[in-house]
RNA sequence: CGUAGAUAACGUACCCUUGAGACGGGCAUAACGAGCCGAAAGGCUCGCUAAUUCCCGAUAAUACCCAAACCUGGCAUCAGGCUUGGGUCAAAGCGGGGGACCUUCGGGCCUCGUACUCGAGGAUCGGUCUACUCCCUACCAGCUUGUUGGCGGGGUAACGGCCCACCAAGGCUACGACGGGUACCCGGGCUGAGAGGCUGACCGGGCACAUCGGCACUGAGACACUGGCCGGACACCUACGGGUGGCUGCAGUUCGGAAUAUUCGGCAAUGCGCGAAAGCGUGACCGAGCGACGCCGCGUGCGGGAUGAAGGCCCUUCGGGUUGUAAACCGCUGUCACAGGUGAACAAGUAAUUGUUAGUUAACAGCUAAUAAUUUUGAGCUAAGCCUGAGAGGAAGCCCCCGCUAAUCACGUGCCAGCAGCGGCGGUAAGACGUGAGGGGCAAACGUUGUUCGGUGUCACUGGGCUUAAAGAGCACGUAGGCGGCUCCGCAAGUAAGGUGUGAAAGCCCACGGCUCACCCGUGGAAUUGCGCCCUAGACUGCAGGGCUUGAGUGUCAGAGGGGUAGGAGGAACUCUAGGUGUAGCGGUGAAAUGCGUAGAUAUCUAGGGGAAGGCCGAUGGCGAAGGCGUCCUACUGGCUGAUAACUGACGCUGAGGUGCGAAAGCGUGGGUAGCGAACAGGAUUAGAUACCCUGGUAGUCCACGCCCUAAACGAUGGAUACUAAGUGGGGGUCUCCCAAGGUGAUCCCUGCCGUAGCGAAAGCGAUAAGUAUCCCGCCUGGGGAGUAUGGUCGCAAGGCUGAAACUCAAAGGAAUUGACGGGGGCUCACACAAGCGGUGGAGCAUGUUGCUUAAUUCGAUACUACGCGAAGAACCUUACCUGGGCUCGAAGCGCACGAAUUAGCUCUGUGAAAGCAGAGUGACGCCUUCGGGUGGAGCGUGCGUAGGUGUUGCAUGGCUGUCGUCAGCUCGUGUCGUGAGAUGUCGGGUUAAGUCCCUUAACGAGCGAAACCCCUGUCUCUAGUUGCCAACAGGUUAUGCUGGGGACUCUAGAGAGACUGCCGGUGUUAAACCGGAGGAAGGUGGGGACGACGUCAAGUCAUCAUGGCCCUUACGUCCAGGGCGGCAAACGUGCUACAAUGGUUGGUACAGCGCGACGCGAUACCGCGAUGUGGAGCAAAUCGCUUAAAACCAGCCCCAGUUCGGAUUGGGAGGCUGCAACUCGCCCCCAUGAAGCCGGAAUCGCUAGUAAUCGGGCAUCAGCCAUGGCCCGGUGAAUGUGUUCCUGAGCCUUGUACACACCGCCCGUCAAGCCACGAAAGCUGGGAGCACCCUAAGUCCCAUUGUAUGGGCCCACGGUGAAACCAGUGAUUGGGACUAAGUCGAAACAAGGUA
Repeated sequence: CGUAGAUAACGUACCCUUGAGACGGGCAUAACGAGCCGAAAGGCUCGCUAAUUCCCGAUAAUACCCAAACCUGGCAUCAGGCUUGGGUCAAAGCGGGGGACCUUCGGGCCUCGUACUCGAGGAUCGGUCUACUCCCUACCAGCUUGUUGGCGGGGUAACGGCCCACCAAGGCUACGACGGGUACCCGGGCUGAGAGGCUGACCGGGCACAUCGGCACUGAGACACUGGCCGGACACCUACGGGUGGCUGCAGUUCGGAAUAUUCGGCAAUGCGCGAAAGCGUGACCGAGCGACGCCGCGUGCGGGAUGAAGGCCCUUCGGGUUGUAAACCGCUGUCACAGGUGAACAAGUAAUUGUUAGUUAACAGCUAAUAAUUUUGAGCUAAGCCUGAGAGGAAGCCCCCGCUAAUCACGUGCCAGCAGCGGCGGUAAGACGUGAGGGGCAAACGUUGUUCGGUGUCACUGGGCUUAAAGAGCACGUAGGCGGCUCCGCAAGUAAGGUGUGAAAGCCCACGGCUCACCCGUGGAAUUGCGCCCUAGACUGCAGGGCUUGAGUGUCAGAGGGGUAGGAGGAACUCUAGGUGUAGCGGUGAAAUGCGUAGAUAUCUAGGGGAAGGCCGAUGGCGAAGGCGUCCUACUGGCUGAUAACUGACGCUGAGGUGCGAAAGCGUGGGUAGCGAACAGGAUUAGAUACCCUGGUAGUCCACGCCCUAAACGAUGGAUACUAAGUGGGGGUCUCCCAAGGUGAUCCCUGCCGUAGCGAAAGCGAUAAGUAUCCCGCCUGGGGAGUAUGGUCGCAAGGCUGAAACUCAAAGGAAUUGACGGGGGCUCACACAAGCGGUGGAGCAUGUUGCUUAAUUCGAUACUACGCGAAGAACCUUACCUGGGCUCGAAGCGCACGAAUUAGCUCUGUGAAAGCAGAGUGACGCCUUCGGGUGGAGCGUGCGUAGGUGUUGCAUGGCUGUCGUCAGCUCGUGUCGUGAGAUGUCGGGUUAAGUCCCUUAACGAGCGAAACCCCUGUCUCUAGUUGCCAACAGGUUAUGCUGGGGACUCUAGAGAGACUGCCGGUGUUAAACCGGAGGAAGGUGGGGACGACGUCAAGUCAUCAUGGCCCUUACGUCCAGGGCGGCAAACGUGCUACAAUGGUUGGUACAGCGCGACGCGAUACCGCGAUGUGGAGCAAAUCGCUUAAAACCAGCCCCAGUUCGGAUUGGGAGGCUGCAACUCGCCCCCAUGAAGCCGGAAUCGCUAGUAAUCGGGCAUCAGCCAUGGCCCGGUGAAUGUGUUCCUGAGCCUUGUACACACCGCCCGUCAAGCCACGAAAGCUGGGAGCACCCUAAGUCCCAUUGUAUGGGCCCACGGUGAAACCAGUGAUUGGGACUAAGUCGAAACAAGGUA
């Protein structure tokens, strides 16, 4: 303050009603006059005067005081009334009219109005008191001396410690006193479904204040906004002596601030004050001005109008689209603004005049009231409204367009500039930045910022939680408090119903009405959930009383137990000491070493000492509140269970504070010390190793007493009570039945597992609940900062309890899912290893790459998956690079327009390195023709649109390709399970090369892969029989299928057959399948090839091609010459040839297959040592040619040597071939030369059978060839393995995870740097509050004084001094903390994270 009450404890001017009265006197003083002081403000002295001023006296009560008695009522003091007696207190006039009567002619008197005095009552407005409600803080827990009460006084209108004296020692506080901070309160306002939350502008009620502090005076009322006094600060005036002032009134100024108006008009209305009234006053108020500050209303036009106009902007797939019915144009309207005119309401009155009626009165005066007529009053204001005129004319902006959220394209920019409410955009194709176009929203506004509520059930009263997400106190006992069994009676506090008072008005809501509507306003209603009072009910809670036994407790009997405390006893092991035996080691580790030992260890035996701990039993078991408790015995002692039903009779549950107990470590004092063992020392390990391992070893571990008080003190689950399916164990009792060892059934307590319903985010819990309910306590409210700082408190200390903020992040976290990963596990594959054979790495050379160099050494590929790769052919060309010289519609193509001339074409000349440039000659075609010519096509030239680009982006793309990987996987439909991600299927048991097949099965099926289908090859059959073949027949030759002929054979190339675990035996689940066998050319996929799932690597390629964007356009295009791609200190990859005797060399001799050939293969023959040449038969090929295959085999030589190995290099040479052209830079031949190299370090590659190894042959590209490369072909032809420990890779299942750009992951701490906030700190500065003392203005009160003046005293504002506490600021330095693309050191955590 609000609400409800009290006043029996009070006041109230003006107003209303009512009773009574108003008599007789007196003294002053303003104004004014005079004088004086002062700058002023102002003051002093003298003199005069009036009153409704002041004073005295009278009268007087139902007023007040005193005394006595009675009645009624109440609530204690008392209240109201009545009777008697005594005492005390008052006043004022003024105005209008007037007949009789009186007069000092003023008037008295009468009457009316008004004013006055004393009472009573009312109304109004106040004072005071009571109850309840009203923010944060306990890191404020104790506060208080007028304090709490009493008696008696004082004071006040009035109660009261309000004040004083005395007496007592009380009063308040966990229901929060005291202290600190903050704040006027309410009706209401905003928000909200409500409950609430926030708030207290405007309007209204209350309070408080008026420059700051104190004080009183006057008055009905003030301690007084525009009164007084004093003190302080501030400002102004001053003649310096002294004065004056108070806008938190209306305007206005200054300052502060993000920010808030005119020095306006008027009293016309409403209201107030004074007045009899006129009227006066009123910055109240009514109006106007300024401000989009808010709310409401209106306009900026309406209708038609598609060649969807032109032009422009923008986009485009270049066709067009869009702006857009928009415009133009046609028709219409006329609000607002503009111009001219007209023109209200707000005005009701008051007053005056004239009437009428009524009242008063002696009265027809007068006055009063009502009423009628006339006149008079407007600040706003010439504004609303209305009429007329003209004219679509003058009137649209702001925000947004990635999602939330309605609305999108282009360009620019290029992690820049910038945006951003959150998520997040921007690193060259940005719907997110900027601009444009278009679109969306709202509209005289639109966005932003701030604030409050909502959303948020995110402080949960309505309406939350605490096993694992934040959250159960370590455990118990117990105080306050909260809650509480059955029954009877009473009361009526809670509770409920009804009535009544109040809950002001305004506001909100409803209805109706007034402004054209609305905002706004008026009238009425409802509501105001609240509080008080009255009456009623009596179930439930409560209170009081009586009873009960089931909760709780007691008794009796029986039982189990490592429950606790104290004392005693015993054995094993260990260690020490002494002695014996005994000898060289012991000990320890991954391996070692330190250590011990010849002074005799370890080992072993005997004896003795010592301390600690209690093996087996032992458990999934027992006891305890928890911590915890384990040899045996004794004593003392706590709790528990069962049976019984004798006793008490709700005695109960929980439990803020409080108290006690409380592992280990640690601390204090004193003991003890065998083993173990922080610290410490040494040895190892290691890059280091202040660790892990080893050898020692001190505190400690043990005992007694005293502290500490924490823990993953965990069931991460507070206590109590009741209820709610089954099943199966363990421990302890009792009852029951039986076949009595033991078992069956029932029941109580404790302790496990599984599981229904239910619950739960799920995992899970599930009668030992995390279910269903009740009661009580504790605790939580994003992560970090931080259990830190500060304060308090406890502790000897260590430290404990209580316990923040600044700042910072957008997460931190739980459970589960799918993957990936693991120095996790299981199963299984692969030339993965092992077993073998041969290589590479060393040499020389070839080739590719890096690097370097260069005018250029064009470009790309770059772990496996680049590096004899693109390139199946770089001397020019290729060619993309460099240098130089040229061309510019261009080297080639398309379209359009124009032009010239006989153009084009061809030939030639000059110049030049060529390209090119310049020039000369020759010289066409179609059509028409008047033969003069005209015209056209191609071509040429000019100009356009364009061409062109191996320029850029493979991280914009298509296509193609590599790799995992020919690994066995990857998925789908339906169903089912799960809130869901997802699972199931696809797992499991077998089996396979295989997700191959079988069985089981909430799955049943299906697809892409695997397999099969296709090709080659191996056997046979059929068909066919030339160019191939030749057995038989015939002919012929030195010889040859040479010839006739033949189809038998080989072969060719078509069609078929064949192999399917089909058959037998065994194993296996009667399966799939496997093992063995038969037959067979071939046997379990016969061998080889083609074929590559879903996907991964932003893998590769813009230089095969295609292609978006960007870039160049007399050049980044194009032509040409020359050069380069071949350069060479070095490094790497892939190869060739070797190092030799399984060889080299010479001679002889045998046997293939695939292929290729006309710009070709090229025979016989001849020349040459040879490469090759001459020549040209034959052949577009089963016909001719390439075409002598080589290794092998048979002989000879070489004799272990840098060689008869090896061939590089060199050129002193001599040649051949291709080609315009072999210098840079080709291949081949001959001669000569004759390097390194004697089998290759670490390391590393290929291969499982016609394979490796080895031998030669062919082809593509190609003029030639740097080919030792690539792709094919055949000849000869092995060894080893039958295993899966390890390395690498892969598949499936399972497990852990803090990983998900997925272990090349994640991530921690110190140090260094920058920046930010905070704590501590010697101190310094400021602030508010209190305490003690000193001084004390004005002023009230008291005393003195006859009074005034004055003096004294108490109190006291301001001021001063002192000590302490608190709060804030600051502080050298210091402490940790947060944050910050690429710093240092390590590697602590996440996998068994490499020591859990």